[in-house]
RNA sequence: GCCUCCAUAGUUCAACGGAUAGAACGCCAGCUUCCGGAGCUAGAGAUGCGGGUUCAAUUCCUGCUGGAGGCA
Numbered sequence: 001g002c003c004u005c006c007a008u009a010g011u012u013c014a015a016c017g018g019a020u021a022g023a024a025c026g027c028c029a030g031c032u033u034c035c036g037g038a039g040c041u042a043g044a045g046a047u048g049c050g051g052g053u054u055c056a057a058u059u060c061c062u063g064c065u066g067g068a069g070g071c072a
Base pairs, nucleotide, nucleotide: 001071002070003069004068005067006066007065010025011024012023013022018055027043029041030040031039048064049063050062051061052060
C1' cells in the first nucleotide's frame, strides 16, 4: 500500500428497515441484617464521527477515525 471483518450501557453480548434499543454482570437507592454478603424491589446508564438513500436507519450506501486478521 491492497483486501476482509469489527465498532451498541462501565464490561460481555442481542436487536427480519418500523417495540419505549433488550439481557447478564457491574453501579446507585430501598427492604432485610448487629455490620457485611446473599436474596427481593426500584433506578440511572449506550448505537465511534460526518454525509447519503428511505415515510422511517443500530440495520443499507459512502468518507473518516480506531481495532483485528490476511496479502505484498

Predicted 3D model of a 72-nucleotide RNA (transfer RNA) from a Candidatus Peregrinibacteria bacterium.
The source organism's lineage runs through Bacteria, Bacteria candidate phyla and Candidatus Peregrinibacteriota.